[in-house]
Molecule: transfer RNA
Organism: Clostridia bacterium
RNA sequence: UCCUCUAUAGCUCAGUCGGUAGAGCAUGCGGCUGUUAACCUCAGGGUCUUUUGUUCGAGUCCAACUGGAGGAG
Numbered sequence: 001u002c003c004u005c006u007a008u009a010g011c012u013c014a015g016u017c018g019g020u021a022g023a024g025c026a027u028g029c030g031g032c033u034g035u036u037a038a039c040c041u042c043a044g045g046g047u048c049u050u051u052u053g054u055u056c057g058a059g060u061c062c063a064a065c066u067g068g069a070g071g072a073g
Stems, first nucleotide, its partner, number of pairs: 001072007010025004019056001027043002030040002050064002053061001
């Protein structure tokens, strides 16, 4: 310098053909019990890295930038 992959909740990750965002773990309230742990229920938590274009509508498609991983020279 070039190519590929990747960026979504505190963490690990889903998200189909573009149609208003999900799970597990963690955290908080409650239940259960002599108490803790375990178990059960509920809840909170998101500028989808950033910018831009297309569209009635973008996590998703186009372009650029930045960070991370791998590869070629």